[in-house]
The prediction has a mean pLDDT of 83. The RNA shown here (transfer RNA) has 74 nucleotides and comes from a Candidatus Bathyarchaeota archaeon. The same sequence occurs in records of 3 taxa. It matches the Rfam family "tRNA". By type it is a transfer RNA.

RNA sequence: GGGCCUGUGGCUCAGCCAGGCAGAGCGGCUGGCUCUUAACCAGUAAGUCGUGGGUUCAACUCCCACCAGGCCCG
Numbered sequence: 001g002g003g004c005c006u007g008u009g010g011c012u013c014a015g016c017c018a019g020g021c022a023g024a025g026c027g028g029c030u031g032g033c034u035c036u037u038a039a040c041c042a043g044u045a046a047g048u049c050g051u052g053g054g055u056u057c058a059a060c061u062c063c064c065a066c067c068a069g070g071c072c073c074g
Stems, first nucleotide, its partner, number of pairs: 001073007010026004020057001028044005050066005
């Protein structure tokens, strides 16, 4: 230098192919239960969807460039 993959709540990831309300588990917080803790039960908060731009009525999703990480080729 070239190719491919990955980037989404605090963590691990789904959703993208085929555009239409941003989700799950774990974790956090509050309450219940318990002598207490854990477990269990109920509720609740938390996201510029890596960055910028384009297409579109509408973009996590399609297109372009860039950034970061990983793998491969030279």